[in-house]
RNA sequence: GCAGAGGGACAGGCGUUCGCUGGGCUUCACGGUUCAGAGGAAAGUCCGGGCUCCACAGGACACGAUGGUGGGUAACUCCCACCGUCCGCAAGGAUCGGGAAAGUGCAACAGAAAGUAAACCGCCAAUCGGAGGAUCGUUCGCGAUCCUUUAGAGGUAAGGGUGAAACGGUGCGGUAAGAGCGCACCAGCGAUUCGGGCAACCGAGUCGGCUGGGUAAACCCCAUCGGGAGCAAGGCCAAGCAGAAGGGACGGUUGUCUUCGGACGGCCACGAGUCGGUUCGGCUCGUCAUACCUUCGGGUCGGCUGCUAAAGGUGUUGAGUAAUCAACAUUGUAGAGAAAUGAACGCCCUCGACAGAACCCGGCUUAUCGUUCCUCUGCCUGU
RNA sequence: ACGGGUGUAGCUCAAUUGGCAGAGCAGCGGAUUCCAAAUUCGCAGGUUGCGGGUUCAAGUCCCUCCGCCCGUG
Numbered sequence: 001g002c003a004g005a006g007g008g009a010c011a012g013g014c015g016u017u018c019g020c021u022g023g024g025c026u027u028c029a030c031g032g033u034u035c036a037g038a039g040g041a042a043a044g045u046c047c048g049g050g051c052u053c054c055a056c057a058g059g060a061c062a063c064g065a066u067g068g069u070g071g072g073u074a075a076c077u078c079c080c081a082c083c084g085u086c087c088g089c090a091a092g093g094a095u096c097g098g099g100a101a102a103g104u105g106c107a108a109c110a111g112a113a114a115g116u117a118a119a120c121c122g123c124c125a126a127u128c129g130g131a132g133g134a135u136c137g138u139u140c141g142c143g144a145u146c147c148u149u150u151a152g153a154g155g156u157a158a159g160g161g162u163g164a165a166a167c168g169g170u171g172c173g174g175u176a177a178g179a180g181c182g183c184a185c186c187a188g189c190g191a192u193u194c195g196g197g198c199a200a201c202c203g204a205g206u207c208g209g210c211u212g213g214g215u216a217a218a219c220c221c222c223a224u225c226g227g228g229a230g231c232a233a234g235g236c237c238a239a240g241c242a243g244a245a246g247g248g249a250c251g252g253u254u255g256u257c258u259u260c261g262g263a264c265g266g267c268c269a270c271g272a273g274u275c276g277g278u279u280c281g282g283c284u285c286g287u288c289a290u291a292c293c294u295u296c297g298g299g300u301c302g303g304c305u306g307c308u309a310a311a312g313g314u315g316u317u318g319a320g321u322a323a324u325c326a327a328c329a330u331u332g333u334a335g336a337g338a339a340a341u342g343a344a345c346g347c348c349c350u351c352g353a354c355a356g357a358a359c360c361c362g363g364c365u366u367a368u369c370g371u372u373c374c375u376c377u378g379c380c381u382g383u
Numbered sequence: 384a385c386g387g388g389u390g391u392a393g394c395u396c397a398a399u400u401g402g403c404a405g406a407g408c409a410g411c412g413g414a415u416u417c418c419a420a421a422u423u424c425g426c427a428g429g430u431u432g433c434g435g436g437u438u439c440a441a442g443u444c445c446c447u448c449c450g451c452c453c454g455u456g
Stems, first nucleotide, its partner, number of pairs: 001379010012348007020037007039354001043365002046363005051230004063226005068082005083097001084095004098221002103219002105215002120160002122156003127153002129150009168186006187211001189208008234305004243296005251268007269287007312331008349352001384455007393408004402439001410426005432448001434446003
């Protein structure tokens, strides 16, 4: 210098004016003044927890989730470290990574055969059988032995061929031909011993049967974990309507009618409402428990709360490889309820991306103009 | 705040327990016709929403996103 790997930070700045939301102070009130006001993902709602209400003797089954080991955490499908496997020359990256000799299933097409069975081409004359010949025996039917030939019975899985995958590989022996059939070495599996490691696991040795492949992000088995709902959770106050209980005037006189119980009406009295500035008066209604008043339980509209102090942020020191934890210091930092954080102007720069809190927190995932910093690897060149 | 479903050709839909992605309509070309329509013969057309994983093999199984639809209070 080129090409890469891993990780971190920032997310236009300043000023003036006018607004918006919330808090404090002030004002009887109107208002005034002052302070604060989105993010690294506030997003998706994919996990986990707090919080709240409901449910709950115990156990089993079912269902769901998780799945190497050790650690961290309030908890996790998260994080850290390590192990195994795969990818990369490397720095590094990826990994739902328990069990396939518990069982059931699946493997298209091709192929003989797709999992403990089979044989298409091929190979085999050792065995049985067929054909021909020779010799010997013969009761003349045939029998025995030998030779030649034959792949019918049969043997074989070396080789060919199919496939993503074919029941270890190479060599020697062996055989009729072959074959872990035998042996040597190698690979793999199981058991076991020793060494290292907390462990996953790694290394070395011995023995064994000779090999029992793939798929569980197929059913399943094993281990561990899991009660349900969600701030529209929940709590407090409480118009109106409906409900329950209670309260006071529970009259006097007279007329008409009468089914003799009472009904209707006049005057007076009492009560309530209304007009009226008030005494007084006018009008209306009632004399019954409808209305009215009081109280009570639940509770609608609505109001308050939950509500922002959070397993909080920053810094230092210590423990730890790290995640993280501990101690100390410091820090007061949005809280709406149709939902605030905007607009205009001026100056500067690298000309500004994705995107807007709604109970809170820890993660994960996804989106993102760009700028910048740190560590590391490979190659080339120079000293 | 919760819960469920769905995405395949231009449109409407198939694809069995993972095994060559198909049908109808539409489109294009030929035949038929004086010309069309209808009919008939043929042809083309696919990132199975995107990306990754499991598997010999993925539309199908698993995971992350994206879009659409429906439901509960």